[in-house]
RNA sequence: AUCUACGACACGCCGAGUCGCCGUGCGCGCUGCGCACCGCGAUCGGGGGACCCACGAAUCCGGGGCGAAGGGCCGGCGGCAAACAGGCCCGGCGCGACUCACACCGCGCCAGCCCGACAGCUAACCCCGUAGGCGUCAGGUGAGUGUGAUG
Numbered sequence: 001a002u003c004u005a006c007g008a009c010a011c012g013c014c015g016a017g018u019c020g021c022c023g024u025g026c027g028c029g030c031u032g033c034g035c036a037c038c039g040c041g042a043u044c045g046g047g048g049g050a051c052c053c054a055c056g057a058a059u060c061c062g063g064g065g066c067g068a069a070g071g072g073c074c075g076g077c078g079g080c081a082a083a084c085a086g087g088c089c090c091g092g093c094g095c096g097a098c099u100c101a102c103a104c105c106g107c108g109c110c111a112g113c114c115c116g117a118c119a120g121c122u123a124a125c126c127c128c129g130u131a132g133g134c135g136u137c138a139g140g141u142g143a144g145u146g147u148g149a150u151g
Stems, first nucleotide, its partner, number of pairs: 011135004018042004023037006044129005053120001062118001063115004070090005091110006098144005
């Protein structure tokens, strides 16, 4: 100097997944602070659910929900089919560190889970969740926000 692993603090990313209060337990720098759990509330997210509208068909080729995670072609493997490794096309999603928009370039993703015969939209109303997992270092144009320094 470089690489890898672990820990702490901060910052940042995907995502709805954040905030406050009561109680209990533990720790500390102890009339308070922090962490964990539990309960309540707010916030944000999702589902069910009328008239009207839509569908006129659907009900084993079952159907439906969350999510960006859809469609088509080729295709090694495979008893067949399906699925899957891999590749291509269309389409969709995320990141590149002040925010937003646009263009361009680069790097990634297109999974997983759930309901259980059943659900179009949908006011009132009802119900559920508020997790988990990670680590960026491109500049350009325009508009804006904030902080610091100097005059």